[in-house]
RNAcentral holds the full RNA, with entries from ENA and SILVA. This is a predicted structure of a 682-nucleotide part of an RNA (large-subunit ribosomal RNA, domain II) from Kosmotoga olearia TBF 19.5.1. The coordinates come from a structure-prediction model, not an experiment, and the mean pLDDT is 88. Lineage of the source: Bacteria > Thermotogati > Thermotogota > Thermotogae > Kosmotoga olearia.

Context: one part of a larger RNA
RNA sequence: GCCUGCGAGUUAUCGUAGCUGGCGAGGUUAAGCCGGGAGAGGCGAAGCCGAAGGGAAACCGAGUCUGAAAAGGGCGAGGAGUCAGCUGCGGUAGACCCGAAACCGGGUGAGCUACCCAUGGGCAGGUUGAAGGUGGGGUAACACCCACUGGAGGACCGAACCAGUUGGCGGUAAAAAGCCAUUGGAUGACCUGUGGGUAGGGGUGAAAAGCCAACCGAACCCGGUGAUAUCUGGUUCUCCCCGAAACGUGUCUAAGCACGGCCCUGCAUGGUCAGUGAUGGGGGUAGAGCACUGGUUGAGCUAGGGGGGCAACCUCCGACCUCAGCCAAACUCCGAAUACCAUCACUCAAAGUGCAGGAGACAGACUACGGGCGAUAAGGUCCGUGGUCGAAAGGGAAACAGCCCAGACCACCAGCUAAGGGCCCGAAGAGGUGGCUAAGUGUUAAAGGAAGUGAAGAGUCGAAGACAGCUGGGAUGUUGGCUUAGAAGCAGCCAUCAUUUAAAGAGUGCGUAACAGCUCACCAGUUGAGGCUCUUCGCGCCGAAGAUGUAAGGGGGCUGAAGCCACCCUCCGAAGCUGUGGGACAGCAGCGAAAGGCUGUUGUCGGUAGGGGAGCAUUGCGCGGUAGGGCGAAGGCAGACCCGCGAGGGCUGCUGGACGAAGCGCAAGAGAGAAUGCAGGC
Numbered sequence: 001g002c003c004u005g006c007g008a009g010u011u012a013u014c015g016u017a018g019c020u021g022g023c024g025a026g027g028u029u030a031a032g033c034c035g036g037g038a039g040a041g042g043c044g045a046a047g048c049c050g051a052a053g054g055g056a057a058a059c060c061g062a063g064u065c066u067g068a069a070a071a072g073g074g075c076g077a078g079g080a081g082u083c084a085g086c087u088g089c090g091g092u093a094g095a096c097c098c099g100a101a102a103c104c105g106g107g108u109g110a111g112c113u114a115c116c117c118a119u120g121g122g123c124a125g126g127u128u129g130a131a132g133g134u135g136g137g138g139u140a141a142c143a144c145c146c147a148c149u150g151g152a153g154g155a156c157c158g159a160a161c162c163a164g165u166u167g168g169c170g171g172u173a174a175a176a177a178g179c180c181a182u183u184g185g186a187u188g189a190c191c192u193g194u195g196g197g198u199a200g201g202g203g204u205g206a207a208a209a210g211c212c213a214a215c216c217g218a219a220c221c222c223g224g225u226g227a228u229a230u231c232u233g234g235u236u237c238u239c240c241c242c243g244a245a246a247c248g249u250g251u252c253u254a255a256g257c258a259c260g261g262c263c264c265u266g267c268a269u270g271g272u273c274a275g276u277g278a279u280g281g282g283g284g285u286a287g288a289g290c291a292c293u294g295g296u297u298g299a300g301c302u303a304g305g306g307g308g309g310c311a312a313c314c315u316c317c318g319a320c321c322u323c324a325g326c327c328a329a330a331c332u333c334c335g336a337a338u339a340c341c342a343u344c345a346c347u348c349a350a351a352g353u354g355c356a357g358g359a360g361a362c363a364g365a366c367u368a369c370g371g372g373c374g375a376u377a378a379g380g381u382c383c384g385u386g387g388u389c390g391a392a393a394g395g396g397a398a399a400c401a402g403c404c405c406a407g408a409c410c411a412c413c414a415g416c417u418a419a420g421g422g423c424c425c426g427a428a429g430a431g432g433u434g435g436c437u438a439a440g441u442g443u444u445a446a447a448g449g450a451a452g453u454g455a456a457g458a459g460u461c462g463a464a465g466a467c468a469g470c471u472g473g474g475a476u477g478u479u480g481g482c483u484u485a486g487a488a489g490c491a492g493c494c495a496u497c498a499u500u501u502a503a504a505g506a507g508u509g510c511g512u513a514a515c516a517g518c519u520c521a522c523c524a525g526u527u528g529a530g531g532c533u534c535u536u537c538g539c540g541c542c543g544a545a546g547a548u549g550u551a552a553g554g555g556g557g558c559u560g561a562a563g564c565c566a567c568c569c570u571c572c573g574a575a576g577c578u579g580u581g582g583g584a585c586a587g588c589a590g591c592g593a594a595a596g597g598c599u600g601u602u603g604u605c606g607g608u609a610g611g612g613g614a615g616c617a618u619u620g621c622g623c624g625g626u627a628g629g630g631c632g633a634a635g636g637c638a639g640a641c642c643c644g645c646g647a648g649g650g651c652u653g654c655u656g657g658a659c660g661a662a663g664c665g666c667a668a669g670a671g672a673g674a675a676u677g678c679a680g681g682c
Base pairs, nucleotide, nucleotide: 001682002681003680004679005678006677011093012092013091014090015089016088017087018086019085020084021083022082023081026049027048028047032043033042034041053060054059063075064074065073066072096234097233099231103224104223105222106221107220108219114198115197116196117195118194119193120192121191122190123188125157126156127155128153132149133148134147135146136145137144161185162184163183166181167180168179169178200216202212203211204210237615238614239613240612241611242610247260248259249258250257251256262360263358264357265356266355267354268353269352274347275346276345277344278343279342280341281340287334288332289331293328294327295326296325297324298323299322300321304317305316306315307314308313364389365388366387367386368385369384370383371382372381373380394405395404396403409582410581411580412579414578415577416576420572421571422570423556424555425554429569431568432567433566434565435564436563442558448542449541452539453538454537455536456535457534458533459532460531461530469526470525471524472523473522475499476498477497480494481493482492505520509518510517583605584604585603586602587601588600589599590598591597616671618668619667620666621665622664623663628659635655636654637653638652639651641650642649643648
């Protein structure tokens, strides 16, 4: 891992609601007794519930309490209960099943290990050479010096022994701690044998919360024990109807719970709900505005103030007021659309409301719009309104819960459409008309940039010749004045006139030390037809760098398109709609004496949590060891057959070899794929 078997809402009691039944102003027994088979059945009224309530009570009573009240008001009366069975739910019990970490009690452990006590054992070999001693030297005497002797030490090197430093190997190991190499101690606070001692909040500890029998911040075993688990997991057949929530409030509450909202079921009530129209309402949002509260820009006018000045005066800032222009969630002289409330009318059984019983849910997600927070960030976060997912399959978006289309009862080798598509992959147009794009733009992006290109427009110049090019002129007073070494159009400052002219600046740029030189403005000629400037719109260009490989159209590929814009025709395309056949449920109508009967008709039939309904199967029991059964029971294997929507039930063949239904009821150890489920087999 697979297979087989086992494996989870039970039982008792009390309560509550419903259903069924008995009796009914009543209903019913409990213990116990009789009985006998431990029964069945019978007896047993004590007690309980109900038939009267109100008041704190005295008490009164279909009333009573409050009260001064014969007022008002509160609670009552105006006839249904009770007992039993079953079902749902709740309380108490382990209470659907499995699961702790722990707590407590009584025991078992020091054959591992920690420390201690007693008594034994062990430490190759080598090195160093303390004190002391002897002899000699030396001293006044010591001290001191030399040689030899001596053999100290938690001394040195290093086996056994003890340890476990570093690296490697091992790591479903040879081993639940090892192997190899290397390393520390090795006469000591050393190592070790045997016997003995200390025990669980206790021991022992050169102290690591270490160790106390291979997991010790409190050992192990059994018991309390089915501890508790607001947590995780699991919870077994079928079909039919309805179908949520992830919100509000509170919570030692936040992944829990209670009540309300939302779902289901039953009973009751029906123009109540909803939609639309009409009419009547309140509002202070969007917008707008500046009249208030504040903010704010420019101008004008002053009050007031700063600086300078002897002063006259100069200069700067500048409230209020005036004019013009703005801003505001906590500003409003104004003020919608919607929404909401009410009344009436219409449409409608789809919906609403009341009471009772049963829930689930109280982690939501994205999207569009209105907002807060954030950074006018987030697949961010918090509200509001709608949608979808959640609990929704189908088609589209290449793929893709939350986007677009559309809500799957079943069948069909029939039709029409939606979104989206129609060159090929790949169903359907290489469809039509008119434009645009040249960038493969399309098939990512901004500020910004540009004689891209198309369209619309404004201004201006132009056959008295524009624009561009070419040829020529571009002068004189004058080198203007100042400044300067110089300053001559061209460092700088000031002025910027006049003359000759077709025209020519006291000079546009380059240039020189300064001049010179080149050039421009300006003019003429030549040429001969449009030129120049600006605005707006469409499509395009640049701006444009990323990590495995093209890789930012799904791909091929596409250029009078297979791109973009506008208009038009046509087709494809879904579980949508239609057609044909079938099923179920609900309402209504008709026919039935009636049927949980038939026929017709209308509507409905996606679905998680969850509610309700109807069934199938298993085991046992009753009718009953009955029908059946060796001419073959139960059980097993097989089947493309029959019945049932299905769970399932038949039938047939084989096997099996002795039991044993159907039907109608009753009762449950009553359905397995999941729980790192349990046991066994492989």
It matches the Rfam family "Bacterial large subunit ribosomal RNA".